Context: one part of a larger RNA
Molecule: small-subunit ribosomal RNA, central domain
Organism: Aplysina aerophoba
C1' cells in the first nucleotide's frame, strides 16, 4: 500500500505566490488480398463395418478424397527481418562429364524429384571477423538461487510429534523410495511490443546513392632486387549536381500571450465636500442643569444648561445599503483627478503542452501590542470617585491615563469561520439578481446614429427556493453525491480524556511572545 476518518465527535495550514517532489490532454500499422501447413465444424463421392433376399438404408470409421465457411501459425502483395567478409555442411536452379537403371536397331534420349565428379548462380541455418546500432520500464518463458523450516506425495514409527524409511521372503536372497511445490527483489538468457516514459530532420552539418577533388595508408601483379607515380582496397576531409509525395501531426469545452467595449464600496497618491461633536469668542434670558431603577459624585448670581452668530480643532463619512459588488485572504464606502493592476465577456487572433498540486523558501495579514516621530476631537483599557450590594477589586454613573488617528519600523496571531484543501469531470428542476455578449415587424425618447425600458438565448459570478436517485449518526447536504460495487490527480493534518500547546532543546522577536513540541504520571 490494499483499505480509515478530517462542517459539527480528534483533525483543513489565514491567504496567495512557488523550487525540488508527485502527477499529466489526444495523435503515428489500422485494414485488406493471396500462398502453403494444421485443427476443428457442415455437406458430398468411393471403400470398409452394420442393417436388408434385394432395391437400398446411413447409425459407424485417425481408410481416400472434393467444396464451403472459420480458428491458429508461416511467408508474400506492402511495409527491412542490419551490412560485410568467411567457414562448414544441408537444399534449389541451370550447365557439363560419366556410372548405373530404364528405353532404343543405336551411348539413341525435353526419360529417372538415381548415385559420383565438377563449373555458374541463388536460399536459408550454424558458428566467427570487422562496421553499425534509441534507451528503459513491463510481461510470458527457461536457466540460476544451500540444506534444515513451510506446503505436499509415499511409509501403520502400536498412534502421534516424528522419522526416511521400507516391503516381500523367512535358508540363499530379490526389490521400491528418499519425490514435488513454492522461493518476491536485484542480477543473466530469450520471446512479444499493448501501455508509461524517452530519442530522431527546421540557420538542414538530415537521408540515400553518384561522379569529381585533397591528404593518409597497405597489399598483390608488372621475371628478380630497390626508387618513383598511376591504377586499385580502406580510411579521414572538401565542394558539386542528383533521387525523393523530401522533412514542421491537431489546434484540447487545457493553458498563456495580443486586441476590443466595458464593469467594480479593489489599491496607491493627491484633491474635495458634509453635518455632528468638543472648545474658545460674542450674544439673549434666569435658576437650576448633569445622571440614574432611583440616586449621588460633578457643574452653576463671578450666570451653569439653553437660544443665536460665525470660527477652530481632530475623527467620521448617516439614510441610499441589498442574503448586491470588488479583492488571494485581511478588507474596502464624500467629490474629482492621477496611476499601475484585476476578473468576467467577445474573437474564422497568437504560441504549441508551456499544466495541476506544491517540502524548503517568500510575499501579504483584522484587532491588540511594541519603538520614534506628529496629532489629540470623541470614546476610553489601568487607575480615582459616587451608587448598588451580605461582600463588589464588577454591572450603573462622573473623571481620567496609555491607547483609539496619520507616518516610519516590528509583531504574525483570531471562533482569521462556510468551522467544509486546490485544480479537473459527470450526477436535477425553477425563480430572481449582478457583469459582459448576440438578438427582437417589442415599447419610449423620433430626424436618424443611438440611449433608456420589456422579453428571449448565452457565458461568468454572489447567492436563494423545491426536491432526494445519492449521502449522513443525525443536524443537514446540488454537495457533505458519483465509497465494501472502495484505486482520476495532489497538497496538509488527526488517533480515547487529561498532564499540554506545559517541559526542554532549536530558531524567530527590542518585548509581549510566535512557530517546532515530549514524556513521567492520572484517568
Nucleotide at each position: 500500500u490494499u483499505g480509515c476518518a478530517g462542517u459539527u465527535a480528534a483533525a483543513a495550514a489565514g491567504c496567495u505566490c512557488g523550487u525540488a517532489g508527485u502527477u499529466g490532454g489526444a495523435u503515428u500499422u489500422c485494414g485488406g488480398g493471396g500462398u502453403g501447413g494444421u485443427c476443428c465444424g457442415u455437406c458430398g463421392g468411393u471403400c470398409c463395418a452394420u442393417c436388408g433376399u434385394g432395391a437400398g438404408a446411413c447409425u459407424g470409421g485417425c481408410a481416400c478424397u472434393g467444396a464451403c465457411a472459420g480458428g491458429c501459425c508461416u511467408c508474400c502483395c506492402u511495409u527491412c527481418c542490419u551490412c560485410u567478409c568467411g567457414a562448414a555442411g544441408u537444399c534449389c536452379c541451370u550447365g557439363u562429364c560419366u556410372c548405373c537403371u530404364c528405353u532404343u536397331c543405336a551411348u539413341u534420349g525435353c526419360a529417372g524429384u538415381g548415385g559420383a565428379g565438377u563449373g555458374g548462380g541463388g536460399a536459408a541455418u550454424u558458428c566467427g571477423u570487422g562496421a553499425u546500432g534509441u534507451u528503459u520500464a513491463c510481461u510470458g518463458u527457461a536457466a540460476a538461487a544451500a540444506a534444515a523450516u513451510u506446503a505436499g506425495a509415499g511409509u501403520g514409527a502400536u498412534c502421534a510429534a516424528a522419522g526416511c524409511a521400507g516391503g516381500c521372503a523367512g535358508c540363499c536372497g530379490c526389490u521400491u523410495g528418499a519425490g514435488u511445490a513454492c522461493a518476491u527483489u536485484a542480477g543473466c538468457a530469450u520471446g512479444g511490443a499493448a501501455u508509461a516514459a524517452u530519442g530522431g530532420a527546421a540557420u538542414g552539418g538530415g537521408a540515400c546513392a553518384u561522379g569529381g577533388g585533397u591528404c593518409c595508408u597497405a597489399u598483390u601483379u608488372u621475371g628478380u632486387u630497390g626508387g618513383u607515380u598511376u591504377c586499385c582496397c580502406g580510411g579521414a576531409c572538401c565542394g558539386a549536381a542528383g533521387u525523393g509525395a523530401u522533412g514542421a501531426u491537431u489546434a484540447a469545452u487545457a493553458g498563456g500571450g495580443a486586441c476590443a467595449g466595458u464593469c467594480g464600496g479593489g489599491g496607491g497618491c493627491a484633491u474635495u465636500c458634509g453635518u455632528a461633536u468638543u472648545u474658545a469668542a460674542u450674544u439673549g434670558u434666569c435658576a437650576g442643569a448633569g445622571g440614574u431603577g432611583a440616586a449621588a459624585u460633578u457643574c452653576u448670581u463671578g450666570g451653569a444648561u439653553u437660544u443665536a452668530u460665525g470660527a477652530a480643532a481632530g475623527a467620521c463619512g448617516a439614510a441610499c445599503a441589498a442574503c448586491a459588488g470588488c479583492g488571494a485572504a485581511a478588507g474596502c464606502a464624500u467629490u474629482u483627478g492621477c496611476c499601475a493592476a484585476g476578473g468576467a465577456u467577445g474573437u474564422u487572433u497568437u504560441c504549441a503542452u508551456u499544466a495541476a498540486u506544491c517540502a524548503a523558501g517568500a510575499a501579504c495579514g483584522a484587532a491588540a501590542g511594541u519603538u520614534a516621530g506628529g496629532g489629540g476631537u470623541u470614546c476610553g483599557a489601568a487607575g480615582a470617585c459616587g451608587a448598588u450590594c451580605a461582600g463588589a477589586u464588577a454591572u450603573c454613573g462622573u473623571c481620567c491615563u496609555a491607547g483609539u488617528c496619520c507616518u516610519a519600523a516590528c509583531c504574525a496571531u483570531a471562533a482569521a469561520c462556510u468551522a467544509u484543501g486546490c485544480a479537473g469531470a459527470c450526477u436535477a428542476g425553477g425563480g430572481a439578481u449582478c457583469g459582459g455578449u448576440g438578438g427582437a415587424u417589442g415599447c419610449u425618447a423620433c430626424u436618424g446614429u443611438u440611449a433608456g425600458c420589456u422579453c428571449c438565448a448565452u457565458c461568468g459570478g454572489c447567492a436563494c427556493c423545491u426536491u432526494g436517485g445519492g449521502a449522513g449518526a443525525a443536524a443537514u447536504c446540488a454537495a457533505a453525491g458519483u465509497u465494501u460495487u472502495u484505486g482520476g490527480c495532489u497538497u496538509c493534518a488527526g488517533g480515547g480524556g487529561g498532564g499540554a500547546g506545559u517541559a526542554u532543546g532549536g530558531u524567530c522577536g527590542c518585548a509581549a511572545g510566535g512557530c517546532u513540541g515530549a514524556a513521567a504520571c492520572u484517568u